[in-house]
Overview
The part of an RNA shown here (small-subunit ribosomal RNA, 5' domain) has 506 nucleotides and comes from an uncultured rumen bacterium. Model confidence (mean pLDDT): 85 of 100.
Context: one part of a larger RNA
RNA sequence: GACUGCUCGCUGGCGGCGUGCUUAACACAUGCAAGUCGAACGGAGCUUAAUGCAACCUAGUGAUUUUAGCUUAGUGGCGGACGGGUGAGUUACGCGUGGGUUACCUGCCGCAUGCAGGGGGACAACAGAGGGAAACUUCUGCUAAUACCGCAUAAGCGCACGGGAUCGCAUGAUCCCGUGUGAAAAGAUUUUUCGGCAUGCGAUGGACCCGCGUCUGAUUUGGCAGUUGGUGAGGUAACGGCCCACCAAACCUACGAUCCGUAGCCGGCCUGAGAGGGUGAACGGCCACAUUGGGACUGAGACACGGCCCCAACUCCUACGGGAGGCAGCAGUGGGGAAUUUUGCACAAUGGGGGAAACCCUGAUGCAGCGACGCCGCGUGAGUGAAGAAGCAUUUCGGUGCGUAAAGCUCUGUCAGCAGGAAAGAAAAUGACGGUACCUGACCAAGAAGCCCCGGCUAACUACGUGCCCGCCGCCGCGGUAAUACGUAGGGGGCAAGCGUUAUCC
Numbered sequence: 001g002a003c004u005g006c007u008c009g010c011u012g013g014c015g016g017c018g019u020g021c022u023u024a025a026c027a028c029a030u031g032c033a034a035g036u037c038g039a040a041c042g043g044a045g046c047u048u049a050a051u052g053c054a055a056c057c058u059a060g061u062g063a064u065u066u067u068a069g070c071u072u073a074g075u076g077g078c079g080g081a082c083g084g085g086u087g088a089g090u091u092a093c094g095c096g097u098g099g100g101u102u103a104c105c106u107g108c109c110g111c112a113u114g115c116a117g118g119g120g121g122a123c124a125a126c127a128g129a130g131g132g133a134a135a136c137u138u139c140u141g142c143u144a145a146u147a148c149c150g151c152a153u154a155a156g157c158g159c160a161c162g163g164g165a166u167c168g169c170a171u172g173a174u175c176c177c178g179u180g181u182g183a184a185a186a187g188a189u190u191u192u193u194c195g196g197c198a199u200g201c202g203a204u205g206g207a208c209c210c211g212c213g214u215c216u217g218a219u220u221u222g223g224c225a226g227u228u229g230g231u232g233a234g235g236u237a238a239c240g241g242c243c244c245a246c247c248a249a250a251c252c253u254a255c256g257a258u259c260c261g262u263a264g265c266c267g268g269c270c271u272g273a274g275a276g277g278g279u280g281a282a283c284g285g286c287c288a289c290a291u292u293g294g295g296a297c298u299g300a301g302a303c304a305c306g307g308c309c310c311c312a313a314c315u316c317c318u319a320c321g322g323g324a325g326g327c328a329g330c331a332g333u334g335g336g337g338a339a340u341u342u343u344g345c346a347c348a349a350u351g352g353g354g355g356a357a358a359c360c361c362u363g364a365u366g367c368a369g370c371g372a373c374g375c376c377g378c379g380u381g382a383g384u385g386a387a388g389a390a391g392c393a394u395u396u397c398g399g400u401g402c403g404u405a406a407a408g409c410u411c412u413g414u415c416a417g418c419a420g421g422a423a424a425g426a427a428a429a430u431g432a433c434g435g436u437a438c439c440u441g442a443c444c445a446a447g448a449a450g451c452c453c454c455g456g457c458u459a460a461c462u463a464c465g466u467g468c469c470c471g472c473c474g475c476c477g478c479g480g481u482a483a484u485a486c487g488u489a490g491g492g493g494g495c496a497a498g499c500g501u502u503a504u505c506c
C1' cells in the first nucleotide's frame, strides 16, 4: 500500500447492488418447511333433482329406487433418495485431473418391436365385542381394486448343455443354430386420451478400478493376523479378503510406513510485476453428516435431516403400568461471544412434486424488513460580493490570520419532503414486489459533516496551562518553568458519510 463474512470508538443525509453466528455439530417454546391423485378402488357424510309408499292433517317428516355434484378417513399409485442446511468427521481414490469397466446398474423421458387370454383367495375401511390414563391395540364378521397369487401364451429375454463363425489387451467377448427349461400384463375415462407387460437401443443419473497431485512433526522407526497371496464356496448391479473354510508366509517402511497433531476438497478469492505466499465466507461442482453409536426394511435409487428398529444421553407427559420428541430447513428463543437480521409477503415469475386437466403443495425461489457490514453513485448549493464588517485568535500594539469566508444581491432546485400520473416484468387471463421504479408540477437555500492528525518517519504551527506531574507513544522518543511531542484554544493538513482503531493475510 492493498485486503476482510470483520470488531470497537466518535459521527451519520439519500439511493442501487451485494452481504450478515467465523464462537457452542450447544439446548430448543411456537408456527410453517412434502405432498398429491376420486380419471385406480369399496365406502361414509353433505347437497341437488326425481320416484312414490306410510302415518299425520296441510307446515313438514320419512322407507324404496334412481339423477347430478362436493368433501374425503382408508386400500392403492407416484413423490417423500430432489430441493434446503451444516462442515462434526475425513490426509482418504475423499477431492482435483487424466484414463478404464471384455466387471456394472439406471424410476420418470425418447425411439423401435411384440403383447394384454382366462381365473382365484384375501386384507384395510366398515360393523360388532373387548383392553388402556394416554399413545395405541386385540378378537370376530363383511367387502373392492391399476393391491396380492396361480394358469395360458413367449416374437424377443433368462438359465443349462451341444455345435459353428468372427474378433481381442489376459481372464475371454460378440453373433448364429439346435435341444431342454423358466418367467408377463390392468385397467380408467367426459370416447379419445391416459395408462399396463416384455425385449432392445438412446438419453440422463449413478457405481467401481487405476496413473499423477494433495498440510505439519523423526523430541513418532518399526507397523500389520483377514494381515499379504492362493484354491474353493458365499455375497453383490458388479470386480475384489467384500465375507467364510482350508493352504502358504507373506505385505508396507528413511522416496518416511505406523503414530500424534491439524484440516472437508476444488473452481475460485486476496496479495504480488511475476514466481510465489495466504485462504476456501457468499456463488458453482464433488464429498460427508443429520442428538451419540449401531442396524436393516421398502424402493429404480437410501442404509434415508422433517421414515422404521435397538442402545445411550437429554427434555416432556403419565392414572407409575407406560408413552412422546430431535431446527446442522425458514423465522424465532436461551446460552456462548468482541460480533452477525424479521416468529414478514407471495406462489405473480423461475423451477420442483402430484394430477388427463382444473388445480393443490412448495420458508426452493421471487420479494420486502433490519444492520454504513462492503462496493458504487449522488447530495449537503452556484455566481457575485471589502484593501476586508462583527467576533475569535495572535501581536513587536503598527498590524496580521480565520477571509470572498459571512452578511447582502442574482440564480438553480439534485436528493429528501408535498401533490398528480404511472409501468415493464405476463403468451388470452393471472403481479407478492407496489401505487414501487419512472415521469410531471408547485415550493423553499431550505432538512443533510464529521473523524483523525499537525517532533521525525509523514502533508500540516502558534498561544496559554502544566512542570519527569497529568499524560502521549506504531518506532525513535517527548514531559524536571519559555513543551511545534502532554491538555485546551486559534490556525493548518488529510480523508469524507464516513473517519480512526483492533485482529488477520499478502
Base pairs, nucleotide, nucleotide: 001506004503008500009499010498013378014377015376016375017374018373019371020370021336026334027333028332030331031330032329035078036077037076040075041074043072044071045070046069047068049066050065054061085289086288087287094214095213096212097211098210099209100208101207104206105205109202110201111200112199113198114197115196117151119149120148126141127140128139129138130137131136157182158181159180160179161178162177163176164175165174166173167172187194188193215261217259222252223251227249228248229247230246231245232244234242264286265285266284267283268279269278270277271276291312293310294309295308314325315324316323317322342368344367345366346365350364351362352361353360354359381411382410383409384408391402392401393400394399415447418441419440420439421438425433450495451494452493453492454491455476456475457474461490462489463488464487465486471478472477